Source information: The part of an RNA shown here (large-subunit ribosomal RNA, domain IV) has 316 nucleotides and comes from a marine sediment metagenome. RNAcentral holds the full RNA, with entries from SILVA.
[in-house]
Context: one part of a larger RNA
């Protein structure tokens, strides 16, 4: 000096990126128990008292045993060692149990029931196989394949111009082949007709991929603009929510928490660059996940000291 493991007066997070480590709480009866809530639960919420023996009675049982009352009694301590939640609060993300990166990541990633939206009527859709054949399936649309979202609650607005995808189609375009001709000895070969998909053409679809404006001007304080006016687009972001896991400016700006806050929380909104299944917004339970406070606690620290083992080191 290091590992491990105990103890600590006063203070009690001043430690630190953060209470990370430790404390601290615990078992079981009793008694009590807010807010939200999908009424199931939150819930062991929170917060109190009790516990050992030992003697006599009572209830109940065939007994063992459970359960209770009276009174004695012994320690600093009775779940007497072991075993054995610390708790409340507010917010943001996932509904929840569940998957994962075998040996840096356990998550808010993946999944899930639920909702939606294709594709398939069975020799069918779809997947492996050159192919016979073979799985979904010995199944049959309340069924199988595939995409998106992702319990539940209230919702999901506006654009089809471009890209896809469905559909139709007189016509335009059109490959071979066939008809006719033309050329040559035959041909090649040239010319003209016909003529499929497909594209042109005309519809439809956004819970298909996506996309959802500029500028001036205007109310009798001032500012603001319900309102006008204009370019321009397929259409010009509705509801909501918003400095947000999204805000560049930015420690915005108010208010509460602190003595003191780039934090958190509620607000507010000129949203650099919020927005409705690439699903918006909310939501009880749930989380070894991410953030803030608060109460207990406590060597985390003030500030270090001291015991045990065991190393390292010196000495022999």
């Nucleotide at each position: 000096c290091c590992c491990a493991g105990c103890c600590a007066a006063g203070g009690g997070a001043a430690c630190u990126c953060g209470g990370c480590a430790a404390a601290u709480u615990g078992g079981c009866c009793c008694c009590g128990u807010a807010u939200c809530u999908u009424c199931g639960g939150u819930a062991u919420a929170a917060g109190g008292g009790g516990u050992g023996c030992c003697a006599g009675c009572c209830g109940u049982g065939c007994a063992a045993g459970c359960g209770g009352c009276u009174g004695g009694u012994c320690g600093c301590a009775g779940u007497g060692a072991c075993u054995a939640g610390g708790g409340g609060g507010g917010a943001g993300c996932g509904a929840c149990u569940g998957u994962u990166u075998a040996a840096u990541a356990a998550a808010a990633a993946c999944g899930u029931a639920g909702g939606u939206c294709c594709c398939u009527g069975c020799a069918a859709g779809c997947c492996c196989g050159u192919a016979a054949g073979g799985g979904u399936g010995u199944g049959u649309a309340c069924a199988g394949g595939g995409g998106c979202u992702g319990a539940c609650g209230c919702c999901u607005g506006c654009c089809c111009a471009g890209u896809g995808c469905c559909g139709g189609u007189u016509c335009g375009u059109u490959a071979a082949g066939c008809c006719g001709g033309g050329u040559u000895c035959c041909a090649a070969c040239c010319c003209g007709g016909u003529u499929a998909a497909g594209c042109g053409c005309c519809g439809g679809u956004c819970a298909a991929c996506g996309g959802c404006g500029g500028g001036g001007g205007u109310a009798a304080c001032u500012a603001u603009a319900a309102c006008c006016c204009u370019c321009u687009u397929a259409a010009g972001g509705u509801a909501g929510c918003g400095a947000g896991a999204u805000a560049c400016c930015u420690u915005g700006c108010c208010g509460c928490u602190u003595a003191a806050u780039u934090g958190g929380c509620g607000g507010c909104c000129c949203g650099c660059a919020u927005g409705a299944a690439u699903g918006g917004c909310g939501u009880a339970a749930c989380g070894a996940g991410a953030u803030c406070c608060c109460c207990a606690c406590u060597g985390u620290c003030c500030c270090u000291g001291g015991c045990u083992g065991g190393g390292g080191c010196c000495c022999g």